A computed fold for a 103-nucleotide RNA from Hydrogenophaga crocea, annotated as TPP riboswitch aptamer (THI element). Rfam family: TPP riboswitch aptamer (THI element). Rfam links the family to the GO term thiamine pyrophosphate binding. Rfam describes the family as follows. Vitamin B(1) in its active form thiamin pyrophosphate (TPP) is an essential coenzyme that is synthesised by coupling of pyrimidine and thiazole moieties in bacteria.
[in-house]
RNA sequence: CGCAUCCGCUAGGGGUGUUGUGGCCUUCGCCGGCCGCGACUGAGAGAGUCCCUUCGAACCUGAUUGAGGUAAUCCUCGCGCAGGGAAGCAGCAGCGAAGCAGC
Numbered sequence: 001c002g003c004a005u006c007c008g009c010u011a012g013g014g015g016u017g018u019u020g021u022g023g024c025c026u027u028c029g030c031c032g033g034c035c036g037c038g039a040c041u042g043a044g045a046g047a048g049u050c051c052c053u054u055c056g057a058a059c060c061u062g063a064u065u066g067a068g069g070u071a072a073u074c075c076u077c078g079c080g081c082a083g084g085g086a087a088g089c090a091g092c093a094g095c096g097a098a099g100c101a102g103c
Base pairs, nucleotide, nucleotide: 001096002095003094006091008089009088010087011053012052013051014050017040018039019038020037021036022035023034024033025032059084060083061082066077067076068075
């Protein structure tokens, strides 16, 4: 001087679905909407700094998508060497290179 794991500080990006039940609103009724309490998957379902920040599948588009499965849902796989997508600084140890000194 460089690399890069980890950690720290600051900044930024993202998602919030399906379903049961009770109550309320609307209605002749159904549908629909809101609130509360539960169930499913998941890191996370306005929820926890939960996850992600270019070494970028966090997340979005494709998508009213293909196959499978479920009470139902991106629930699973594919789609995907498809297209997008948000960052900077510093530090211990380590590795490598160069230089200096000694032998």

Of the family's consensus pairs, 86% are formed in the model. Taxonomically the source falls in Hydrogenophaga (Bacteria, Pseudomonadati, Betaproteobacteria, Comamonadaceae).